RNAcentral holds the full RNA, with entries from SILVA.
This is a predicted structure of a 350-nucleotide part of an RNA (small-subunit ribosomal RNA, central domain) from Hydrangea macrophylla.
Context: one part of a larger RNA
RNA sequence: UUGGGCGUAAAGCGUCUGUAGGUGGCUUUUUAAGUCUACCGUCAAAUCCCAAGGCUCAACCCUGGACAGGCAGUGGAAACUACCAAGCCGGAGUACGGUAGGGGCAUAGGGAAUUUUCGAUGGAGCGGUGAAAUUUGUAGAGAUCGGAAAGAACACCAACGGCGAAAGCACUCUGCUGGGCCGACACUGACACUGAGAGAAAAAAGCUAGGGGAGCAAAUGGGAUUAGAUACCCCAGUAGUCCUAGCCGUAAAUGAUGGAUACUAGGUGUUGUGCGUAUCGACCCGUGUAGUGCUGUAGCUAACGUGUUAAGUAUCCCGCCUGGGGAGUACGUUUGCAAGAAUGAAACUC
Numbered sequence: 001u002u003g004g005g006c007g008u009a010a011a012g013c014g015u016c017u018g019u020a021g022g023u024g025g026c027u028u029u030u031u032a033a034g035u036c037u038a039c040c041g042u043c044a045a046a047u048c049c050c051a052a053g054g055c056u057c058a059a060c061c062c063u064g065g066a067c068a069g070g071c072a073g074u075g076g077a078a079a080c081u082a083c084c085a086a087g088c089c090g091g092a093g094u095a096c097g098g099u100a101g102g103g104g105c106a107u108a109g110g111g112a113a114u115u116u117u118c119g120a121u122g123g124a125g126c127g128g129u130g131a132a133a134u135u136u137g138u139a140g141a142g143a144u145c146g147g148a149a150a151g152a153a154c155a156c157c158a159a160c161g162g163c164g165a166a167a168g169c170a171c172u173c174u175g176c177u178g179g180g181c182c183g184a185c186a187c188u189g190a191c192a193c194u195g196a197g198a199g200a201a202a203a204a205a206g207c208u209a210g211g212g213g214a215g216c217a218a219a220u221g222g223g224a225u226u227a228g229a230u231a232c233c234c235c236a237g238u239a240g241u242c243c244u245a246g247c248c249g250u251a252a253a254u255g256a257u258g259g260a261u262a263c264u265a266g267g268u269g270u271u272g273u274g275c276g277u278a279u280c281g282a283c284c285c286g287u288g289u290a291g292u293g294c295u296g297u298a299g300c301u302a303a304c305g306u307g308u309u310a311a312g313u314a315u316c317c318c319g320c321c322u323g324g325g326g327a328g329u330a331c332g333u334u335u336g337c338a339a340g341a342a343u344g345a346a347a348c349u350c
Base pairs, nucleotide, nucleotide: 004321005320006319007304008303012318015200016199017198021194022193023192025088026087027086028085031082033081034080035077036076037075038074039073041071042070043069049065050064051063053061054060091191092188093187094186096183097182098181099180103177104176105175106174108172109171110154114150115149116148117147118146119145120144121143125136162169163168206247207246208245209244210243211242215241216240220236221235222234223233258317259316260315261314262313263312266295267294268293269292270291271290272289273288274287275286276285299306300305323350324349325348332343333342334341335340
């Protein structure tokens, strides 16, 4: 393995694109491969089952028959799957008219703060803590005012709000550019869904080379605390954090919930957009659609909870799970400059 599952018990690849494969809308026609049906052949005998019979019965033996099927052939059926041909517009897409947005890349500009430095005023502390001390300051600190430089991040607006496949994205302007949503229906006419392998982008940390370095800050040094204190607290402080070009490829990469489609009560916010009503106009009110929240019925669930953004009811495809530890370890392989990553056991033990 038949099966049962994957929010929290083991289990959804972190995300997307897409090859093979699997699955696939409506109508009509063809063929008859799958499918169904009839007949025929064969599937040795014995065994099993059924009905008679023979050993005094039984086991046993003997005779006859059959079920259930498998394979091949011949004839037929044509609803479904498949094939052939022709069409359709509801799925999907293109074009058109609008529209919102921190979506991406690049250039330019801005102010607040911080630190440093220069000048001025001034003259003894400042700083820090639970309390202190290390540190810093009469070689003039801290405080106040003015000038300059540098790097990094962008207060308020800001929202349970927006955009993006995810990672993620927020000062402002400009240029280039991707996607979405709404509307009307012009065009194509199933072009669709999923997706093993494969490919792409992918936080932080880390690595290589060259820049940059204000603040913060692993490591490290010192001061405290303490029995000790390789920590928590304090004073310093280097990699790093930033930029450019590469590498790495992992996260509690989380909604701990794979993707797609359809159906199944409501109520109440909010974002984009359309229609009706109303109005001088903007609101208001009603209604549709695409998101994003709260609450909640039925149902589901071990419970918690979930509940049209399902964990409900169904279908399709992929991934994954099978007691705890050993162990995401060993070995081997692939990959990487390395750190490592990916794949991934067993003995033993409870």
The source organism's lineage runs through Eukaryota, Embryophyta, Euphyllophyta, Cornales and Hydrangea sect. Macrophyllae.